This is a predicted structure of a 522-nucleotide part of an RNA (small-subunit ribosomal RNA, 5' domain) from a metagenome.
Context: one part of a larger RNA
RNA sequence: GGAUGAACGCUGGCGGCGUGCUUAACACAUGCAAGUCGAACGAAGCACUUUACCACGAUUCCUUCGGGAUGACGGUUUAGUGACUGAGUGGCGGACGGGUGAGUAACGCGUGGGGAACCUGCCCCAUACCGGGGGAUAACAGCCGGAAACGGCUGCUAAUACCGCAUAAGCGCACAGUACCGCAUGGUACGGAGUGAAAAACUCCGGUGGUAUGGGAUGGACCCGCGUCUGAUUAGCCAGUUGGCGGGGUAACGGCCCACCAAAGCGACGAUCAGUAGCCGGCCUGAGAGGGCGACCGGCCACAUUGGGACUGAGACACGGCCCAGACUCCUACGGGAGGCAGCAGUGGGGAAUAUUGCACAAUGGGGGAAACCCUGAUGCAGCGACGCCGCGUGAGUGAGGAAGUAUUUCGGUAUGUAAAGCUCUAUCAGCAGGGAAGAAGAAAUGACGGUACCUGACUAAGAAGCCCCGGCUAACUACGUGCCAGCAGCCGCGGUAAUACGUAGGGGGCAAGCGUUAUCC
Numbered sequence: 001g002g003a004u005g006a007a008c009g010c011u012g013g014c015g016g017c018g019u020g021c022u023u024a025a026c027a028c029a030u031g032c033a034a035g036u037c038g039a040a041c042g043a044a045g046c047a048c049u050u051u052a053c054c055a056c057g058a059u060u061c062c063u064u065c066g067g068g069a070u071g072a073c074g075g076u077u078u079a080g081u082g083a084c085u086g087a088g089u090g091g092c093g094g095a096c097g098g099g100u101g102a103g104u105a106a107c108g109c110g111u112g113g114g115g116a117a118c119c120u121g122c123c124c125c126a127u128a129c130c131g132g133g134g135g136a137u138a139a140c141a142g143c144c145g146g147a148a149a150c151g152g153c154u155g156c157u158a159a160u161a162c163c164g165c166a167u168a169a170g171c172g173c174a175c176a177g178u179a180c181c182g183c184a185u186g187g188u189a190c191g192g193a194g195u196g197a198a199a200a201a202c203u204c205c206g207g208u209g210g211u212a213u214g215g216g217a218u219g220g221a222c223c224c225g226c227g228u229c230u231g232a233u234u235a236g237c238c239a240g241u242u243g244g245c246g247g248g249g250u251a252a253c254g255g256c257c258c259a260c261c262a263a264a265g266c267g268a269c270g271a272u273c274a275g276u277a278g279c280c281g282g283c284c285u286g287a288g289a290g291g292g293c294g295a296c297c298g299g300c301c302a303c304a305u306u307g308g309g310a311c312u313g314a315g316a317c318a319c320g321g322c323c324c325a326g327a328c329u330c331c332u333a334c335g336g337g338a339g340g341c342a343g344c345a346g347u348g349g350g351g352a353a354u355a356u357u358g359c360a361c362a363a364u365g366g367g368g369g370a371a372a373c374c375c376u377g378a379u380g381c382a383g384c385g386a387c388g389c390c391g392c393g394u395g396a397g398u399g400a401g402g403a404a405g406u407a408u409u410u411c412g413g414u415a416u417g418u419a420a421a422g423c424u425c426u427a428u429c430a431g432c433a434g435g436g437a438a439g440a441a442g443a444a445a446u447g448a449c450g451g452u453a454c455c456u457g458a459c460u461a462a463g464a465a466g467c468c469c470c471g472g473c474u475a476a477c478u479a480c481g482u483g484c485c486a487g488c489a490g491c492c493g494c495g496g497u498a499a500u501a502c503g504u505a506g507g508g509g510g511c512a513a514g515c516g517u518u519a520u521c522c
Base pairs, nucleotide, nucleotide: 001522002521003520004519006518007517008516009515010514013392014391015390016389017388018387019385020384021350026348027347028346030345031344032343035092036091037090040089041088044085045084046082047081048080049079052076053075054074060069061068062067099303100302101301108228109227110226111225112224113223114222118220119219123216124215125214126213127212128211129210131165133163134162140155141154142153143152144151145150171196172195173194175192177190178189179188180187181186201208202207229275230274231273236266237265241263242262243261244260246258247257248256278300279299280298281297282293283292284291285290305326306325307324308323309322328339329338330337331336356382358381359380360379364378365376366375367374368373395425396424397423398422405416406415407414408413429463432457433456434455435454439449466511467510468509469508470507471492472491473490477506478505479504480503481502487494488493
């Protein structure tokens, strides 16, 4: 000098774009953050229409005043309809998106490869098919238990829920064969007989779905070479350890796991142990080489109160799923239950220190749905903070009686100083009034931001300057006070009676809505 997710002191006008718990992976009140589908299904409720019946007979009309006709509202019931409602069965999605950096020195990450050792829902392409049956169960009703959370028994019912059967182009399994190929295990193609496994309907009639197989795309799992901090005041480490054979398990290879056999394997080219740490694209600095860092944004990984476990599923060993154990908090009728902000806000605490319990799904994107649409604290915006960068303003011109005031003085003057006042202008920003978007794709409708940006007009120099420094380094000097005191200080050092170094004032220098200080890196 540059830099920062900064903090502190003094000061503070506006806008744009960014950015904001680096500490306690500490504990959390409250609200929201993942739902959706009635075009899979049964039942219930509600509304409307409708069938039949009941009761009361309002109202109106005619009237010979005796009566006659009309028949509203209401209740029950039959059937139907619905952009209706909330539970239940079922499907898809809750494995994405969002957060955090605890752990991890590791094939975790980066980079380059491998598979003759793999999987892949939704999507696209191709081929073949969708026949015929069955038994349940939630909801619901009744009864019972419990303070509650919730649960039990009996009875009824549906499906794209569940289970057999048929069929099998193709597929799996085991068996034998031929051809070609390969770096070993082996791979590819062809054909044989055996054996095994499918399906679901809905419809507004346009479609939407379902099953099997093959291919693609996307996503993922696995293996390997190289690279990846410090310490030897850590020198030996290891028993599923190293390898083999056989098996189990997996989507798949493998001590991944197991039985048996052998005794190997790693290490001064630093094993093991200890400490520290998420890694990278990148960021800062530097002429570069290098050094430091890994906030925001993007990619990968790991984690979700602590530890363990599996279930479901194409995918999890699953942040807002389940089970067990621990700690903690809460409810309780003491028998037993409930919870998990490292999602968005917000609270307490810690700390030098870090924001609103905001608006909207209008846009982009995601989930569900045929769609309408619903959900979305992702996201888009707004609020707060000079936290950073950038831009703008706080006026411009003229103006010597060099005014007053102030400081100083050798008392003559000198400085502040064209500075002010005065005169002539202008109106950026802020304030006022009027108009007013793009972002919205489209035939139309649809904007949170927002009456915002922007444009126009009128109006007043009005509302807007501070901070640090002035001994040398280092740009900038005098007076007074103090008297090794009070104090300053980055280094050298200054202060003990004329201090350009302390404090104040005048003046000056530097930067400027900031200026200094502290911390850290180059």

The RNAcentral record of the full RNA draws on SILVA.